[in-house]
Record summary
This is a predicted structure of a 77-nucleotide RNA (c-di-GMP-I riboswitch aptamer) from Nitrosospira lacus.

RNA sequence: ACAAAGCCAAACCCGUUGCGAAGCGGGGACGGAAAGCUGCGGGCCUAAGCGUGAGCGGAGGUAGCCGGGUUGCUCCA
Numbered sequence: 001a002c003a004a005a006g007c008c009a010a011a012c013c014c015g016u017u018g019c020g021a022a023g024c025g026g027g028g029a030c031g032g033a034a035a036g037c038u039g040c041g042g043g044c045c046u047a048a049g050c051g052u053g054a055g056c057g058g059a060g061g062u063a064g065c066c067g068g069g070u071u072g073c074u075c076c077a
Base pairs, nucleotide, nucleotide: 007032008031012027013026014025015024016023017022030064036070037069038068040067041066042065043062044061045060049056050055
C1' cells in the first nucleotide's frame, strides 16, 4: 500500500427543548481517517436592539466550512 474488524452519521421523518440559528432522543445513510475533543483565528447562521428602508447589529449557534491546539484506532500474513 491492499484488506478485514469496529467507529461516526448528512438530507429527510417522528418526538422533545429553544424566540431563533440550533441542541437532544429514535428512525435513516449522503458521506467521513480524526465527521474525537476544543469557539483560539477566519467564515457562515441567528434573538434582542437600531433604522422609513436598503441595511446595521450581535448575547448566542455551527467542530460535517477552513485553519490552530490537543488526544487517538487498524496497519496482519
Rfam family: c-di-GMP-I riboswitch aptamer. Its family is annotated with cyclic-di-GMP binding in the Gene Ontology. Its mean pLDDT, the model's own confidence on a scale to 100, is 84. The source organism's lineage runs through Bacteria, Betaproteobacteria, Nitrosomonadales, Nitrosomonadaceae and Nitrosospira.